[in-house]
Context: one part of a larger RNA
């Protein structure tokens, strides 16, 4: 100087990102115990007394000697209740600084935010507000089910059958879940447009028998090339669907003070955010104003709304219980600090 661990005047968080770390509480019994509450809870809430040894009385329970009656004379039954043993309870005494005399053993209260809850995760930096979950919904599937593995046979789903099984999203409960199908998907339809491969096979072209003086035309055959027309889903239509993917405005004016606008006017659009809630895990402006707390508070609680750039199952707002989760504030308590100090044991260091 480093690690570990003991102590510490006064003060007690003034330390710090932050009470991190440490301390403090602890057992048993008894008294006594708010708010809220899904009436289980919260609750070991919080908060208090006692706790050693000694003598003495005493209740309970467990053994059951010893004597008694009984009679069906038995390894019998009924009472009696001595010891001891166990576990409370009373009343006096006595002691030491300290009696749960060591160790082991919850610090506690209010608010708020998020997630219901128990669970379960990044083996070696993240345990959590992330994932699960029960509960809601929507789809898909009639059985050789839908899916899913696998060229295939099989299998699995399941020795299940729609209260069943699969996928998707939310995510306990309460109170709800507005408005939009214009676009994307999905399901539905079938008139009409568009349309593959196939059918179809005109026209047209090579050959070459004939004909003709020639140039030339040119039957069937062979081959080429191949129009019209006739072809299905699928697309374009045309409807329904949003707990499907998503989406939910703009400008101007007006009321006898100002201000501000229930009220009108106007553009666009599918439709203009309804209920709740908001400076929020979400507010840039911003330490927003206004209340509370503090001698003083960028945080924190309450509020107001001017909401950059909440908002309703990509769910909205409430919410008891629960959380090794976040913030904030208090009691207790402490070398965290003020501000050191000392003490032990181990390293470092010198020496050997």
């Nucleotide at each position: 100087c480093c690690c570990u661990g003991g102590u510490u005047a006064a003060g007690g968080a003034a330390c710090u990102c932050u009470g991190c770390a440490a301390a403090c509480u602890g057992a048993c019994a008894c008294c006594g115990u708010a708010a809220c509450u899904u009436c289980g809870g919260g609750a070991g809430a919080a908060g208090g007394u006692g706790u050693g040894c000694c003598c003495u009385u005493u209740a309970g329970c467990g053994u059951g000697a010893u004597c008694c009656g009984a009679u069906u004379u038995a390894c019998u039954c009924g009472g009696u209740g001595a010891g001891c043993g166990u576990c409370g309870a009373g009343g006096g005494g006595u002691u030491g600084c300290a009696g749960a005399g060591a160790a082991a053993u919850g610090g506690g209260g209010g608010u708020u935010g998020u997630g219901a809850c128990u669970g379960u995760u990044u083996a070696c930096u993240a345990a959590a507000a992330a994932c699960c979950u029960a509960g809601c919904a929507c789809u898909c599937u009639g059985c050789g089910a839908a899916g899913u593995c696998g060229a295939a046979a099989g299998a699995c789903g399941a020795c299940g059958u729609a209260u069943a099984g699969g996928g998707u999203g939310u995510g306990a409960u309460g109170c709800c879940u507005g408005c939009c199908c214009g676009g994307u998907g999905c399901u539905g339809g079938a008139a009409g447009g568009u349309u593959a491969a196939g059918g179809g096979g005109a026209c047209g072209a090579g050959u070459c028998a004939g004909c003709g003086a020639a140039a030339g035309c040119g039957a069937a055959g062979c081959u080429c090339c191949g129009a019209a027309c006739c072809g299905a889903a699928g697309c374009c239509c045309c409807a329904g669907u949003a707990a499907a993917c998503g989406g939910c405005g703009g400008c101007c004016g007006u009321a006898a003070c100002u201000a501000u606008a229930a009220c009108g006017g106007u553009c666009c659009u599918a439709a203009g955010g309804u209920a709740g809630c908001a400076a929020a895990a979400u507010u840039c402006c911003u330490u927003g104003u206004c209340g509370g707390g503090u001698a003083a508070g960028u945080u924190c609680c309450g509020a107001c709304c001017u909401g950059c750039a909440c908002g309703a199952a990509u769910g909205g707002c409430a919410u008891a219980a629960c959380a090794a989760c976040a913030u904030c504030c208090c009691c207790g308590c402490u070398g965290u600090c003020u501000c050191g100090a000392u003490c032990a044991g181990g390293g470092a260091c010198u020496c050997a």

Predicted 3D model of a 352-nucleotide part of an RNA (large-subunit ribosomal RNA, domain IV) from a metagenome. Model confidence (mean pLDDT): 89 of 100. RNAcentral holds the full RNA, with entries from SILVA.